[in-house]
RNA sequence: GUGCCUUUAGCUCAGCAGGAUAGAGCAACUGCCUUCUAAGCAGUAGGUCGGGGGUUCGAAUCCCUCAAGGCACG
Numbered sequence: 001g002u003g004c005c006u007u008u009a010g011c012u013c014a015g016c017a018g019g020a021u022a023g024a025g026c027a028a029c030u031g032c033c034u035u036c037u038a039a040g041c042a043g044u045a046g047g048u049c050g051g052g053g054g055u056u057c058g059a060a061u062c063c064c065u066c067a068a069g070g071c072a073c074g
Stems, first nucleotide, its partner, number of pairs: 001073007010026004019057001028044005050066005
């Protein structure tokens, strides 16, 4: 330099042949339980879906570009 893959909550990930309010587990916080802690149970908060632009009535999803990481080739 070229091609391909990945980027979604603090962490690990699902959702990606466009459509309902964007989800799960763990972690955090609150409450219950317990002599206390852990475990268990119930609940709460947390996201401009990597940045920007485009297509569309409508984009996490499609297209372009940029960034970061990875793999292969040169």
The RNA shown here (transfer RNA) has 74 nucleotides and comes from uncultured Ruminococcus sp. Its Rfam family is "tRNA". It is annotated as a transfer RNA. The coordinates come from a structure-prediction model, not an experiment, and the mean pLDDT is 81. Taxonomically the source falls in Ruminococcus (Bacteria, Bacillati, Eubacteriales, Oscillospiraceae).